[in-house]
Parts: sequence; structure tokens; C1' cells
RNA sequence: GGAGACGGCCAGGCAGUCGCUGCAGCGCAGCUGCAGAGGAAAGUCCGGGCUCCUUCGGACAGGGCGCCAGGUAACGCCUGGGGGGCGUGAGCCCAUGGAAAGUGCCACAGAAAACAGACCGCCAGCGCGAGCUGGUAAGGGUGAAAAGGUGCGGUAAGAGCGCACCGCGCGACUGGUAACAGCUCGCGGCACGGUAAACCCCGCCCGGAGCAAGACCAAAUAGGGGAGUGCGGGUCGAAAGGCCCACCGUCGGUUCCGAACGGACUCCCGGGUAGGUUGCUAGAGGCAGCUGGUGACAGCUGUCCCAGAUGAAUGACUGUCGAGUACAGAACCCGGCUUAUUGACGUCUUCGGCU
RNA sequence: GGGCCCUUAGCUCAGCCUGGUAGAGCGCUUGCUCGACACGCAAGAGGUCACUGGUUCAAGUCCAGUAGGGCCCACCA
Repeated sequence: GGAGACGGCCAGGCAGUCGCUGCAGCGCAGCUGCAGAGGAAAGUCCGGGCUCCUUCGGACAGGGCGCCAGGUAACGCCUGGGGGGCGUGAGCCCAUGGAAAGUGCCACAGAAAACAGACCGCCAGCGCGAGCUGGUAAGGGUGAAAAGGUGCGGUAAGAGCGCACCGCGCGACUGGUAACAGCUCGCGGCACGGUAAACCCCGCCCGGAGCAAGACCAAAUAGGGGAGUGCGGGUCGAAAGGCCCACCGUCGGUUCCGAACGGACUCCCGGGUAGGUUGCUAGAGGCAGCUGGUGACAGCUGUCCCAGAUGAAUGACUGUCGAGUACAGAACCCGGCUUAUUGACGUCUUCGGCU
Repeated sequence: GGGCCCUUAGCUCAGCCUGGUAGAGCGCUUGCUCGACACGCAAGAGGUCACUGGUUCAAGUCCAGUAGGGCCCACCA
């Protein structure tokens, strides 16, 4: 110097003029002071808080997740580790349980696509011959994939048929919390192709809706019409009402059972209003230090208050700095993931050159 | 703000659940029929299955992300 990997950081600054929103103060038709978007506010893809639904238990469905251990309010997130893959390397990627529980699929090609199989070839027998019968998975060919590999022996030719080594499976032992690992030992000639982002099995988790949730105040009207399920029976009582059985509704899965609560509920058409308050921001909050931990993170101490709009504020212009500044803008609130995107820096790897 | 759905030929749609050949109707082109046209008959053309990755031997189909489009949700009685 080239190429690359990883990590955190920044998101124009300053000055002036004129505006907008909120809060506070004051001498209140206003003035003054203070504060005023993001790392993704985005996609709405996950997980929670909060609110309402009486939503409590079980069965069967349905959905999601999936190596191990830990972190967390929780997660499909994060950290550390195991295994596999890619890269010379720094490093990166993996929906990564089970295919010896069962079922299905594997197009075309190919003889055969999963309880194997004989097209060519090789070998034996028969036949004058073409060929026929049998043996054979070493060789050829097809395919994404062809039923362990190498060598020696063996054989008519061959073959785990036998043996050695490697691989594989099972069991024990050792190490590790575990996933898993081991040139430790034994057994098995090999029995086990792929696919579970196919059904499925195993384990774990999950009620639904969403701030247009929900609560309060005010205004207005035709307090209307239609459809559907139920409004049943018994008993006590003078009555009001109570009790029992049945029915219906609630369990957001047109399923079933139970508990509890209620006697009503659902849909369609039509009518009125288009106002205000609240929820609404102090929170699993930020920053700094110390302690524990490899780390994610946790604990303690100190300190700070940091947008709350509702036709919806956070802007416009000028000057200057080297500059003409990316993606983009809160709408109940958090933790993640993913996607978009500017600039500069640090650490590391590798290649080349010079000393 | 929140919830849900769709994207396949010029247009309207099927195929996706259960992965291997991309189809239907209308439209278009050519030919036949007719004196000529319409109708009819026959043949044909026309596809980035919105895009990008992943799983798989193989993806329109399964999974994830991105883009574009559409629908619904106020209160009162």
C1' cells in the first nucleotide's frame, strides 16, 4: 500500500431573525423563562406490561417452538459451550430433537429407487449356431441419490465369503452439570439411502381482543323496524320472593364434560352526534462508580428528569466552519428481531513492496 | 394508530392444503366458411407465477424477508 473480518461511536456545529407545541411564573386579549423525535420513531415479525371480556378446571382439537447450559418480566431474543459446514486466515453461517414407532413421496432416466435388483459385461452348463438356464454387485452405463472403503487371501467368476487397517452401529468405562468427546475395552460382518420448512412421534409453551382497549361528562333523536334461539315444569309461601329439574347464554374452537354467574343474547335495516376530560407518560428509566460472573446479566451506592400533539407541534431564512449532509419523522408503553441508511475511528487477518 | 387479505397470459380467475407437465373463459393472430360482414369451425401465439434468499435432487406450491395494492375497526339510544 491492496484486499478483507469484527467492534462500538456520530447522525451537522455555532450565531442571528421570525414562527409552532407543552409546562411554569407574572403586572394575564399578552409577556418572560425552560423543554421539544429516532437509531431505526419503519415493517407490525416475535415477546411482555396495561385495560376489558364472570374466563375457573379437564378432555380432544388448533397454533408455535425445538442440540446443551445459563440470562431475562418474557421471547422464536441474548450469552457461553457442543456438533456440522464455508474460508489460506481474522472470522462467518446453521428451523441443529426423532428416519431401527408407523405412513407417504423420491418425477425423468435407469435392469433395479428401498422386505433390493441381472441391461451390458464376467463365469459355469447345454446347444453346430442364434441363444437358453444358472451363478455373480468386482467393472460399464443411468441418476440428485445405486446398499461401506483400501489391500491381501479366496473362487469357475465373484462377493464381508475370510482376514488386517479405516469407517459404522451397540454396550461398558473415563472426562464433562449437560449437549458431547475419547487411538480405552468388548461385541456385531454391516443389519441403518434421502426427505419431518411431508403427515407424524416425543418434549415444552399458548384463553381472546386490542388505547379506535377502557372510564367519565355533555349534546342530539323515531328510545324505531325486521330476523333467529330461549323465556318451560314442579314445589314452599298470603305476597314479594326462595328452592329443584330442564332450556338458553358466557368459556372468540359452529367440539364435549364440569364449576360459577346470568335470564337474556346475536345479526340486519333505519336514526342521532362528529364535543370535552381521562387513560398519557417516572419507566423491567438514563448516566457514573464499585462488587460478582468468561459473558449475556445481576446487586449496591450516588445522581438526573429526558416530547406528550389530537387536522395533529418539533420548522423556515441568513451568515460562518472544508461541505450542496444519508435513511427517515413519535401517537399507550417497554424488550428484541428484520429491513433502510451517512461519516469517521479502533482492533485483527491476509497478500505484495521496502528496510 | 390497530386488525386482516391479495399479487399466476392483455383482462377475470383456477392450480398451492397433498412439491416434478402452468391451465380455463374472454380477448389477439392466421386459415376455412359467406357475394361481403357478424356468428360458427380449425389451428396458433402470448407467462421473470410481484421480487430476494432458504429447505429440497427439484419450489407457482413449503418457510423467511422486501415491495405494491385492497378491505375492516368511533360514540349514543
This is a predicted complex of two RNAs, RNase P RNA and transfer RNA, with 432 nucleotides together. Rfam match: Bacterial RNase P class A. The prediction has a mean pLDDT of 81.